[in-house]
RNA sequence: CCGGAUGGGCGGUCGCUCCCGGAAACGGGGGAGGAAAGUCCGGUCUCUACAGGGCGGCGUGCCGGCUAACGGCCGGGGGAGUCGCAAGGCUCUACGGAAAGUGCAACAGAAAAAAUACCGCCUCGCUGCAAAGUGAGGUAAGGGUGAAAUGGUGCGGUAAGAGCGCACCGCGGCAGGAGCAAUUCUGCCGGCAUUGCAAACCCCACGCGGAGCAAGACCAAAUAGGGGAGGAGGGGCGGCCCGUCCCGUUCGACUCCCGGGUAGGUCGCUAGAGCCGGCCAGUGAUGGCCGGCCCAGAGGAAUGACCGUCACCCGCAAGGGCACAGAAACCGGCUUAUAGUCCGG
Numbered sequence: 001c002c003g004g005a006u007g008g009g010c011g012g013u014c015g016c017u018c019c020c021g022g023a024a025a026c027g028g029g030g031g032a033g034g035a036a037a038g039u040c041c042g043g044u045c046u047c048u049a050c051a052g053g054g055c056g057g058c059g060u061g062c063c064g065g066c067u068a069a070c071g072g073c074c075g076g077g078g079g080a081g082u083c084g085c086a087a088g089g090c091u092c093u094a095c096g097g098a099a100a101g102u103g104c105a106a107c108a109g110a111a112a113a114a115a116u117a118c119c120g121c122c123u124c125g126c127u128g129c130a131a132a133g134u135g136a137g138g139u140a141a142g143g144g145u146g147a148a149a150u151g152g153u154g155c156g157g158u159a160a161g162a163g164c165g166c167a168c169c170g171c172g173g174c175a176g177g178a179g180c181a182a183u184u185c186u187g188c189c190g191g192c193a194u195u196g197c198a199a200a201c202c203c204c205a206c207g208c209g210g211a212g213c214a215a216g217a218c219c220a221a222a223u224a225g226g227g228g229a230g231g232a233g234g235g236g237c238g239g240c241c242c243g244u245c246c247c248g249u250u251c252g253a254c255u256c257c258c259g260g261g262u263a264g265g266u267c268g269c270u271a272g273a274g275c276c277g278g279c280c281a282g283u284g285a286u287g288g289c290c291g292g293c294c295c296a297g298a299g300g301a302a303u304g305a306c307c308g309u310c311a312c313c314c315g316c317a318a319g320g321g322c323a324c325a326g327a328a329a330c331c332g333g334c335u336u337a338u339a340g341u342c343c344g345g
Base pairs, nucleotide, nucleotide: 001345002344003343004342005341006340008310009309010308011307012306013305014304016031017030018029019028020027021026033324037335038334040333041332042331043330044329045212046211047210048209057208058207059206060205061204062076063075064074065073066072077095078093079092080091081090082089083088096203097202101201102200103197104196105195118143119142120139121138122137123136124135125134126133127132151169152168153167154166155165156164170192171190172189173188174187175186176185177184178183216267217266218265219264226258227257228256229255230254233247234246235245236244237243274293275292276291277290278289279288280287281286312321313320314319
């Protein structure tokens, strides 16, 4: 430095929240994390939409397996890097398709996919005493440019060269063996038969409707307003009568009923792809069986404060400090943060 595990212990007092018992007083019990975080991916659940299919869009992309599912995990293969004489080890890997089509390849360079020739090399002609120059042609070995230059090395060959020929390596095709497969091994054939880029369009295969617990479901006031039925009366002045005032009889007071929404309340809500232990199957991820356990469910939102003591760090001491971080429907992953201690490299 990297990876993994752990993430202060015990006791007391006073609170907060939920559950159980109780008429109450009160008593008993549960109460943050490995990431509760980022909200990146996948699911459960809910509503919405829905006869079926397609286009479009988004995502994934070697092979096999695990899983509810995944862009996750496990195992294997290919490739790259590194260590090693080697056998092999370690690390990384968006790793389908480039003879389906389209497009692009800046600068440099003669030339960037169609072939081509700047320097050079060689042959012949001409000029020349020669060196050399010049014209025609051959070549792609060497030099030079570039991220990339038309298989590589060696021998032969040639005027010089060239898969032109041969051997080995690479590449392609075919056959056979191993493997579920990716792939690999062996043999034969082919002189090499279209360079790269698909995190360019595209093609192929597979997956995906949208919104999210403030999802959503139920109960349901007061006031105002809506609908229906009755209705000529209703109400105040303490009771009754008289009187009087207000509202009303087209604009309907008042009484009853119905329905919607709001406040409020209840559910969703936490027993679950659950946790612990053992055994079994499997290389493993993981699965099965048995036994035991119940481990926050609030709703502007509890999980706190103080004291004693023991650890750890700083300090002579008094004393101070003790990482990252704080649940909000739930679950599986990924990523990121993390003092100290332990383990491994």
This is a predicted structure of a 345-nucleotide RNA (Bacterial RNase P class A) from a soil metagenome. It matches the Rfam family "Bacterial RNase P class A". By type it is a ribozyme. Gene Ontology terms of the family: tRNA processing, ribonuclease P activity and dimeric ribonuclease P complex. The model forms 94% of the base pairs in the Rfam consensus. Model confidence (mean pLDDT): 80 of 100. The sequence is in RNAcentral, with records from MGnify.